[in-house]
């Protein structure tokens, strides 16, 4: 230096699911915002008695977009958003 990987910053794209009821509460009186109740989503995160994968293999260890729906969301707008692209840093390896 070139590659790869992991992490951090930045931009861009980025799905679903009641603009659905009831009660109460707050005020700036909006089809607003909060809580509880019923429903729904899953693509932060957590969880899994887990598909897969790997060990010294009947035990251990990694564990998913898959499962579960705690937490988190369910007009628009705003946030958050797995993953993808591009740029930046800084590490670790190889050559």
């Nucleotide at each position: 230096c070139u590659a790869u990987c992991c992490c951090c910053c930045g931009c861009g794209g980025g799905a679903g699911a009641g603009c659905a009821g009831c009660a109460g509460g707050c005020c700036g009186u909006g089809c607003g915002c909060c809580u509880g109740c019923c429903g729904c989503c899953g693509a932060a995160g957590g969880c899994g008695c887990a598909a897969c994968c790997g060990g010294c293999c009947c035990c251990c260890g990694g564990a998913a977009a898959c499962g579960c729906u705690c937490a988190g969301g369910c007009a628009c707008c705003a946030a958050g958003g797995a993953c993808c692209g591009c740029g930046g840093g800084a590490g670790a390896u190889c050559g």
Overview: The prediction has a mean pLDDT of 75. A computed fold for a 95-nucleotide RNA from a Rhodospirillales bacterium, annotated as Glycine riboswitch aptamer. The sequence was found by an Rfam model in a public genome assembly. It matches the Rfam family "Glycine riboswitch aptamer". From the family's description: This family represents the bacterial glycine riboswitch. The model forms 90% of the base pairs in the Rfam consensus.